[in-house]
RNA sequence: GGGGCUGUCGCAUAAUGGGAGUGCGCCGCGGUCGCAUCGCGGAGAUGCGGGUUCGAUUCCCGCCAGCUCCA
Numbered sequence: 001g002g003g004g005c006u007g008u009c010g011c012a013u014a015a016u017g018g019g020a021g022u023g024c025g026c027c028g029c030g031g032u033c034g035c036a037u038c039g040c041g042g043a044g045a046u047g048c049g050g051g052u053u054c055g056a057u058u059c060c061c062g063c064c065a066g067c068u069c070c071a
Stems, first nucleotide, its partner, number of pairs: 001070007010024004018054001026042005047063005
């Protein structure tokens, strides 16, 4: 320098064009003498920019980052 794959809450991981979910973690409440377990509730995310579309996590282009292959 070129090819391929990946990028979603703090971490892990779903979502094949229409309501962004799940587990752990975090916060609050209940419960306990107290802590933990447990039950209920809550906050928090689509790497960045553009395009297509009535509508984009999803399709297209560019950039960035990580992994990998070639040189």
The RNA shown here (transfer RNA) has 71 nucleotides and comes from an Anaerohalosphaeraceae bacterium.
Its mean pLDDT, the model's own confidence on a scale to 100, is 85.
The same sequence occurs in records of 7 taxa.
Its Rfam family is "tRNA".